Annotation
This is a predicted structure of a 332-nucleotide RNA (Bacterial RNase P class A) from Fimbriimonas ginsengisoli. The sequence was found by an Rfam model in a public genome assembly.
RNA sequence: GGAGUCGGCCGGGUGGCGGCCCCGAUCGAGCUUCGGCAAGGUCGGGGAGGAAAGUCCGGACUUCACAGAGCGCGGCGCCCGGCGCAAGCCGGGGCAGGGCGACCUGACGGAAAGUGCCACAGAAACGACACCGCCGGCCCGCAAGGGCCGGUAAGGGUGAAAUGGUGAGGUAAGAGCUCACCGGCGUUGCGGGCAACCGCGACGCCGGGCAAACCCCGCCGGAAGCAAGGCCGAAUAGGGAGGGGUUGACGCGGCUCGCCGACCCUCCGGGUUGGCCGCAUAGACAAAUCGCCACACAAACACAGAAUCCGGCUUACAGACCGACUCCCAAA
Numbered sequence: 001g002g003a004g005u006c007g008g009c010c011g012g013g014u015g016g017c018g019g020c021c022c023c024g025a026u027c028g029a030g031c032u033u034c035g036g037c038a039a040g041g042u043c044g045g046g047g048a049g050g051a052a053a054g055u056c057c058g059g060a061c062u063u064c065a066c067a068g069a070g071c072g073c074g075g076c077g078c079c080c081g082g083c084g085c086a087a088g089c090c091g092g093g094g095c096a097g098g099g100c101g102a103c104c105u106g107a108c109g110g111a112a113a114g115u116g117c118c119a120c121a122g123a124a125a126c127g128a129c130a131c132c133g134c135c136g137g138c139c140c141g142c143a144a145g146g147g148c149c150g151g152u153a154a155g156g157g158u159g160a161a162a163u164g165g166u167g168a169g170g171u172a173a174g175a176g177c178u179c180a181c182c183g184g185c186g187u188u189g190c191g192g193g194c195a196a197c198c199g200c201g202a203c204g205c206c207g208g209g210c211a212a213a214c215c216c217c218g219c220c221g222g223a224a225g226c227a228a229g230g231c232c233g234a235a236u237a238g239g240g241a242g243g244g245g246u247u248g249a250c251g252c253g254g255c256u257c258g259c260c261g262a263c264c265c266u267c268c269g270g271g272u273u274g275g276c277c278g279c280a281u282a283g284a285c286a287a288a289u290c291g292c293c294a295c296a297c298a299a300a301c302a303c304a305g306a307a308u309c310c311g312g313c314u315u316a317c318a319g320a321c322c323g324a325c326u327c328c329c330a331a332a
């Protein structure tokens, strides 16, 4: 000097002018049942994010009957320690994969319990398979060669993936068919480690992948969600038709059991249809937080706009700054 990796932090600042929403104080046209209500003016204060997003996971809060139980369903899934109600996060470690490296990625229990799936290509995609080739027998043919039957996974070919690799024996040709070494899996012994796991040995075996398919194992979980829900006010009549229900409806929801105990559902017609709380040191009424100019600067340009609140996860993002580290080139 170049190329990168990781972590942190910001994502606009200052000033002027003008505008928007909310709150407080004050003045107040006007209205009034005389309690108050109030357009508008002035002054002061507050006004989006690192993700406010997706709504994926937890929690608060609220209602569901202060009656639950089982099944189902859902979430999570290497180990140790810490924080946390939880979800999850942080530190260290193990294993697998990628990178020369700093480092990155992992839905990281089980595919030897069962079921299912494996596009295209290919003969065959799994209790494997015979398309070409190789080998044997029989037949036809003068021959080259061809046909039929059988054997064969060593070779070719297809594929993301074809039943472990190398060598020797063996054979008609072949094959873990046999043997040696290597690899993998299981059981077991010894050693190391708190553990995940690792190393060495013995014996047995050679099984393709997918569980972000069903499923199995372990742990955890009641359901629905602020249009939750509560209060005040207004209106009023519950009128008609049909259906279900004391052989148990409705109700805690998908099913069953259990509990409760008399109403419930649909349609037609009629009446009313306002406000407050929940709700926040932004905050509601479909919903404000902006525009222009100047200055410094390389430049002010990315993704994006709160809707009950909080903690996470994931996704999007122009650019700026700080720190640690790796690789290459050159020079001393």
Base pairs, nucleotide, nucleotide: 001328002327003326004325005324006323007322008321010319013295014294015293016292017291018290020047021046022045023044024043025042026041027040030037031036049303053314054313056312057311058310059309060308061225062224063223064222068257069256070255071254073221074220075219076218077217078093079092080091081090082089083088094108095106096105097104098103109216110215114214115213116210117209118208131156132155133152134151135150136149137148138147139146140145164182165181166180167179168178169177183206184205185204186203187202188201189200190199191198192197229277230276231275232274239268240267241266242265243264244263251259
It matches the Rfam family "Bacterial RNase P class A". Rfam describes the family as follows. Ribonuclease P (RNase P) is a ubiquitous endoribonuclease, found in archaea, bacteria and eukarya as well as chloroplasts and mitochondria. Rfam classes the family as a ribozyme. Its family is annotated with ribonuclease P activity, dimeric ribonuclease P complex and tRNA processing in the Gene Ontology. The coordinates come from a structure-prediction model, not an experiment, and the mean pLDDT is 75.